[in-house]
């Protein structure tokens, strides 16, 4: 730098959830890990509470950082 390909935003339709979101189908903004995992930060949702603040609980892997596995091969 090809080459076989892959995943799939946002919307929409159904479904589950108190919700944030998830899941299936249509669609593709994009993405060389946009494969996988909630340890750290972060943002969000729920409840509680002494309530500009605290705690629990959760989502969020396409928020950042880490962790791991994997395609091709000109370096």
């Nucleotide at each position: 730098a090809a080459a076989c390909g892959g995943c799939a935003a946002a919307u929409c339709c159904g479904u589950c959830g108190c919700g944030a979101g998830g899941c299936g189908g249509a669609g593709a903004c994009g993405c060389a890990a946009a494969g996988c995992c909630a340890c750290a930060g972060g943002a969000c949702u729920c409840g509680c509470g002494u309530u500009u603040c605290g705690c629990g609980a959760g989502u969020c892997g396409g928020c950042u950082g880490g962790g791991u596995u994997a395609c091709c091969g000109a370096a």

About this RNA:
Predicted 3D model of a 75-nucleotide RNA (c-di-GMP-I riboswitch aptamer) from a soil metagenome. Model confidence (mean pLDDT): 87 of 100. The RNAcentral record of the sequence draws on MGnify.